Context: one part of a larger RNA
RNA sequence: GGACGAACGCUGGCGGCGUGCUUAAUACAUGCAAGUCGAGCGACGAAACCGAAAGGGGUAACCCUUUCGGCUGAAAGCGGCGAACGGGUGAGUAACACGUGGGUAACGUACCCCGAACUCUGGGAUAACAACGGGAAACCGUUGCUAAUACCGGAUGACCCCUGCAGACCGCAUGGUCGGCAGGGCAAAGUUUUUCGGUUCGGGAGCGGCCCGCGGCCUAUCAGCUUGUUGGUGGGGUAACGGCCUACCAAGGCUUUGACGGGUAGCUGGCGUGAGAGCGUGGCCAGCCACACUGGGACUGAGACACGGCCCAGACUCCUACGGGAGGCAGCAGUAGGGAAUCUUGCGCAAUGGGCGAAAGCCUGACGCAGCGACGCCGCGUGAGGGAUGAAGGCUUUCGGGUUGUAAACCUCUUUCAGCGGGGACGAAGCCUCACGGUGACGGUACCCGCAGAAGAAGGUCCGGCCAACUACGUGCCAGCAGCCGCGGUAAUACGUAGGGACCGAGCGUUGUCC
Numbered sequence: 001g002g003a004c005g006a007a008c009g010c011u012g013g014c015g016g017c018g019u020g021c022u023u024a025a026u027a028c029a030u031g032c033a034a035g036u037c038g039a040g041c042g043a044c045g046a047a048a049c050c051g052a053a054a055g056g057g058g059u060a061a062c063c064c065u066u067u068c069g070g071c072u073g074a075a076a077g078c079g080g081c082g083a084a085c086g087g088g089u090g091a092g093u094a095a096c097a098c099g100u101g102g103g104u105a106a107c108g109u110a111c112c113c114c115g116a117a118c119u120c121u122g123g124g125a126u127a128a129c130a131a132c133g134g135g136a137a138a139c140c141g142u143u144g145c146u147a148a149u150a151c152c153g154g155a156u157g158a159c160c161c162c163u164g165c166a167g168a169c170c171g172c173a174u175g176g177u178c179g180g181c182a183g184g185g186c187a188a189a190g191u192u193u194u195u196c197g198g199u200u201c202g203g204g205a206g207c208g209g210c211c212c213g214c215g216g217c218c219u220a221u222c223a224g225c226u227u228g229u230u231g232g233u234g235g236g237g238u239a240a241c242g243g244c245c246u247a248c249c250a251a252g253g254c255u256u257u258g259a260c261g262g263g264u265a266g267c268u269g270g271c272g273u274g275a276g277a278g279c280g281u282g283g284c285c286a287g288c289c290a291c292a293c294u295g296g297g298a299c300u301g302a303g304a305c306a307c308g309g310c311c312c313a314g315a316c317u318c319c320u321a322c323g324g325g326a327g328g329c330a331g332c333a334g335u336a337g338g339g340a341a342u343c344u345u346g347c348g349c350a351a352u353g354g355g356c357g358a359a360a361g362c363c364u365g366a367c368g369c370a371g372c373g374a375c376g377c378c379g380c381g382u383g384a385g386g387g388a389u390g391a392a393g394g395c396u397u398u399c400g401g402g403u404u405g406u407a408a409a410c411c412u413c414u415u416u417c418a419g420c421g422g423g424g425a426c427g428a429a430g431c432c433u434c435a436c437g438g439u440g441a442c443g444g445u446a447c448c449c450g451c452a453g454a455a456g457a458a459g460g461u462c463c464g465g466c467c468a469a470c471u472a473c474g475u476g477c478c479a480g481c482a483g484c485c486g487c488g489g490u491a492a493u494a495c496g497u498a499g500g501g502a503c504c505g506a507g508c509g510u511u512g513u514c515c
Stems, first nucleotide, its partner, number of pairs: 001515004006511005013380006019373002021338001026336003030333003035081003040078002044073001049070009088291003098215007107208003112204008120154004129144006160185006167178004190196001217263003224254003229251008266288004270281004293314005316327004344370001346369003352366001353364004383413004393404004417456001419451005427442001430439003459504005464485003470499005480487002
């Protein structure tokens, strides 16, 4: 000198874009953050509407009531898809966790796309519901009834899977590919106006699992470490290789090129600095990983060992009729605590994206916006021109003057920003709707026009040298200053005050950290 997720002191006009618990991965009141599908199903069925019938009123048009059917549909239930994404945090982790380059002849893949074939025939349950019962509650039991794209048989099955036999071609070993024969095994679901689906097989895309080479912290005041340890065989397990697990056998494996132990730490793209080499760092944004009160475990599922799922144990909090139950903000706000220190219990699904749905649409604290904070960067303003008897006042003086100083007054002019009034978006060439038409949180915002008047808007630090800027008074090694050198003991440009000056400017200084 530069930089900062900063803090502190003094000060503070406006706007744009960013950014904001670095500490206690401490504890959490309250609300919201994951639902959706009636075009899978049964049951139920409010209001409105349509149709029919009956009754009443009315001359009629028509009106009212009731019943039935249709349409529509809230809560609950079965079923499907989603809930494994999105969002948070950095505790743990020195590890194939990450980065990079490869391998998988050792693997998986719901939804999506392409191709081929099929979608036949039966059955028994169960929730909802009803009855009875238990419980303070959470909730539960028994009996009875019912449906399905829920569940289970049978058929058809292959280029699909398994086993056996023989063959061709190929490969980096195990081996792979292809077609042939024999035996065995496995499928489906409907709904609707179209359409949307379902099953099997093959391929693709995207996504993931596993393995390997190389790379990136400190410590030897850690020198030896290891028994599933290292390898083999048989078996099990997995989507898959493998001591991943198990039985047996062998005695191996790693290490001064630092094993093992200890400390610290999420990794990277990047970011800061620097001419570079390098050094430091990993906040926001993006990729990967790990975690979800603490520890353990599996279930479901294409996918989890699952933040707003389940079970067990523990700590803590709450309810209780004392028998037993409920909970998990490192989601968005917000509270207490800790701290030098870090925001609103806001608006909206209009846009982008996601889930479900044929769609309308519903949900979405993702997201889009707004609010608060000079926390940062950038822009703008606080007026411009003229104006000398160089006014008054202040300070100083050798008393002549000098300086503040064109500064002010005064004259002329302008009106950005803020204020007031009027108009008023783009973001929607989208989306919805048969059509007409409807649809913007931000926002009456940006922007445009007009009005009035210099009107509402300047401070901070410093002035001995480094380092730009000097005098007076007070003080008298006192009070004090100070980054270093050092100032202060009676003429202090170094302390305090004043005048003047220097430098930055809505900021200026100080502290901390890095280069």

A computed fold for a 515-nucleotide part of an RNA from an Actinomycetota bacterium, annotated as small-subunit ribosomal RNA, 5' domain. The organism belongs to Actinomycetota, within Bacteria. The RNAcentral record of the full RNA draws on ENA.